Predicted 3D model of a 263-nucleotide RNA (Bacterial large signal recognition particle RNA) from a Chloroflexota bacterium. The RNAcentral record of the sequence draws on ENA. A source record names the gene ffs. The source organism's lineage runs through Bacteria, Bacillati and Chloroflexota.

RNA sequence: UCGUGCUAGACGGGGAGCUAGCGGUGCCCUGUACCCGCAAUCCGCUACAGCGGGGUUGAACUCCUGCCCAAGGUUGGACCUUGUGGGACUGCUAUUGCUAAGCGACGUCGAAGAUCGGGUCUUGCGCGGCGGAAACCUAUGAACCCCGUCAGGGUCGGAAGACAGCAGCGGUAAGUGGGCGAUUCCGGGUGCCGCAGGUUUACCUGGUCGGAGUUGGCUGGCGAAAGCAAGCCGGAAGAUCCACAUCGACGGUGGGUGCACGA
Numbered sequence: 001u002c003g004u005g006c007u008a009g010a011c012g013g014g015g016a017g018c019u020a021g022c023g024g025u026g027c028c029c030u031g032u033a034c035c036c037g038c039a040a041u042c043c044g045c046u047a048c049a050g051c052g053g054g055g056u057u058g059a060a061c062u063c064c065u066g067c068c069c070a071a072g073g074u075u076g077g078a079c080c081u082u083g084u085g086g087g088a089c090u091g092c093u094a095u096u097g098c099u100a101a102g103c104g105a106c107g108u109c110g111a112a113g114a115u116c117g118g119g120u121c122u123u124g125c126g127c128g129g130c131g132g133a134a135a136c137c138u139a140u141g142a143a144c145c146c147c148g149u150c151a152g153g154g155u156c157g158g159a160a161g162a163c164a165g166c167a168g169c170g171g172u173a174a175g176u177g178g179g180c181g182a183u184u185c186c187g188g189g190u191g192c193c194g195c196a197g198g199u200u201u202a203c204c205u206g207g208u209c210g211g212a213g214u215u216g217g218c219u220g221g222c223g224a225a226a227g228c229a230a231g232c233c234g235g236a237a238g239a240u241c242c243a244c245a246u247c248g249a250c251g252g253u254g255g256g257u258g259c260a261c262g263a
Stems, first nucleotide, its partner, number of pairs: 001263006009057003012030004020046005034054005063256006072247003075243004080238003084234003089231002091228003095224005101219003104215003113209008121198006127191002130187005136179005146171004154163003
């Protein structure tokens, strides 16, 4: 150096997440890369950090490794969009309190204020009105079991006479209808009523004093509390861009790599 047979290794890797940590399942990137079983209420392991079973390849295009490039992820920031919440601040909206600078209204035909009355309010009594009831008047009102009179007829009696009594007529009770001027009692969503008292806060009104303000409609000013959410603030999602840091697939390039036998 060549050949044969083996062995280590390889037969995808990476990011975020999960985890004490590692690897896997699931997601994403890369891009093509043995098979089967297991696993998010997770699964398997412990720094040689998936486990179990089978298969292929095998010391190099393929294994190990330094460097370069760099998809993509992570982190931070800027800006925009969407939807969400807030209501401190700016702004806006209506409300409300105070003020009285401006405009207005009232006021020397007398403001504010003070004072004396009256009314509204309330208590009691009275009067009136209305309503109801009673009483009263009137009409009606009982087949018999209410009254009077009782034709006819009936009963008793020798007779004289006596007795009960239907219908009719008259009356009456309870009841029913009507009237109700006057009487009595009761009631109230009753009164431009009368008398006596109470209250005084408010309002209205009259007299007197007083002698110039009063009012708060509009604007303004100062506040209060409420609302809106444009600005603003918080957090969420998405798009774009930037930055450095970190991990880094694919790819490029350099280096390294075992045993046995035979020639």